Predicted 3D model of an 88-nucleotide RNA (transfer RNA) from a bacterium. Its Rfam family is "tRNA". The family's RNA type in Rfam is transfer RNA. It was read from a public genome assembly. Its mean pLDDT, the model's own confidence on a scale to 100, is 80.
RNA sequence: GGUGGGAUGGCCGAGCGGCUGAAGGCACCGGUUUUGAAAACCGGCGAGGUUUGCGCCUCCGGGGGUUCGAAUCCCUCUCCCACCGCCA
Numbered sequence: 001g002g003u004g005g006g007a008u009g010g011c012c013g014a015g016c017g018g019c020u021g022a023a024g025g026c027a028c029c030g031g032u033u034u035u036g037a038a039a040a041c042c043g044g045c046g047a048g049g050u051u052u053g054c055g056c057c058u059c060c061g062g063g064g065g066u067u068c069g070a071a072u073c074c075c076u077c078u079c080c081c082a083c084c085g086c087c088a
Base pairs, nucleotide, nucleotide: 001084002083003082004081005080006079007078010026011025012024018068028044029043030042031041032040046059047058048057049056050055061077062076063075064074065073
């Protein structure tokens, strides 16, 4: 330099243009159980802004675009992985 794959909550990870701001798992929090714990089971659980509260708005690596509608499609940039090539 070329080709391909990838970047999604604290971590892993799924994700046909509309069911998703987010499946599932782990972690964490609360509870049941227990003498106590572990395990198991039940419930909760992303971040920021705003609100007394209920709620509302924004956010899928950065930026821009297409579209009624984008994590998903297009452009560009950054980074990671694999393979190929070149120089030494």